Record summary: The prediction has a mean pLDDT of 80. A computed fold for a 73-nucleotide RNA from a Patescibacteria group bacterium, annotated as transfer RNA. It was read from a public genome assembly. The organism belongs to Bacteria candidate phyla, within Bacteria.

[in-house]
RNA sequence: GGGCCCAUGGCGCAGUUGGUAGCGCGCUUCGAUGGCAUCGAAGAGGUCGCGAGUUCAAGCCUCGCUGGGUCCA
Numbered sequence: 001g002g003g004c005c006c007a008u009g010g011c012g013c014a015g016u017u018g019g020u021a022g023c024g025c026g027c028u029u030c031g032a033u034g035g036c037a038u039c040g041a042a043g044a045g046g047u048c049g050c051g052a053g054u055u056c057a058a059g060c061c062u063c064g065c066u067g068g069g070u071c072c073a
Base pairs, nucleotide, nucleotide: 001072002071003070004069005068006067007066010025011024012023013022019056027043028042029041030040031039032038049065050064051063052062053061
């Protein structure tokens, strides 16, 4: 320098024929227990890496950039 892959709550991930973002763990509150563990219920938390474009509408499609991984030179 070139090819490919990845970037989504605190962490690990899903969402891939475009239609208003979800799961597990963790966190907060409440209940069951004498208490802990555990179980159950409710809740908070993400402008989807950044910028632009297409579209009525973009996490999803297109372009550029940044960071990471991998392969080639």